[in-house]
RNA sequence: CGCGCGGGAGAGAGUGACGGGUCGAAAGACCUGAAGCCGCCGAAGGAGCAACCGCCCCGGAAUCUCUCAGGCAUCCUGGACCGCGCG
Numbered sequence: 001c002g003c004g005c006g007g008g009a010g011a012g013a014g015u016g017a018c019g020g021g022u023c024g025a026a027a028g029a030c031c032u033g034a035a036g037c038c039g040c041c042g043a044a045g046g047a048g049c050a051a052c053c054g055c056c057c058c059g060g061a062a063u064c065u066c067u068c069a070g071g072c073a074u075c076c077u078g079g080a081c082c083g084c085g086c087g
Stems, first nucleotide, its partner, number of pairs: 001087007012038001014037002018033006039072003045068001046066003052060003
């Protein structure tokens, strides 16, 4: 450094064009996907400062900062980092 397994946070169930499904005679009701708008989060990635570090006047640099990307009910997925095993 790579692979596998386990653990792994934060932030609106906001509004909502348009569509789908169910019930209903209809009017409507419920569920759901979702462009856009506003609000928010930082632990993929990216960028910035720089503590710090080193083979030291040149380099490497964060869990800090920004939020371009990404993410914001649950599940799934992603996930820095930690532990174990293998190469």